[in-house]
């Protein structure tokens, strides 16, 4: 990068650095020099993988835990359109 499957109206912010755009894309609307976006540190949320118990054994479930691998912490994926379009996880190539 591609493919498959699952999820996307819940939840969770401080400090430091930087300095002009950011929210995928189009339109809207919003955030932003009272410092956004990004990066780092610390903290937190959640529970996809991992782990534990029960059930099941070509259906793949329910509950627990939160050390570890990811993810996430303005607005419902911000809204409408797009509906695997975008994002994330897991698996495969």
């Nucleotide at each position: 990068u591609u493919u498959u499957u699952a999820u996307a109206c819940a939840g969770a912010g401080g400090c430091g650095c930087u300095g002009a755009g950011a929210g995928a894309c189009a339109g809207g609307c919003u955030c932003u020099u009272u410092g956004a976006c990004g990066c780092g540190c610390c903290g937190g949320c959640a529970a996809c993988c991992c782990c534990c118990g029960c059930a099941g054994c070509u259906u793949c479930g329910c509950g627990g835990a939160a050390c570890g691998g990811u993810g996430c912490c303005a607005a419902u994926u911000c809204c409408u359109g797009c509906c695997c379009a975008u994002a994330u996880a897991a698996a495969a190539a």

A computed fold for a 93-nucleotide RNA from Hymenobacter cellulosilyticus, annotated as SAM riboswitch aptamer (S box leader). The prediction has a mean pLDDT of 84. NCBI's taxonomy places the organism under Bacteria, Bacteroidota, Cytophagia, Hymenobacteraceae, Hymenobacter. The sequence is in RNAcentral, with records from Rfam.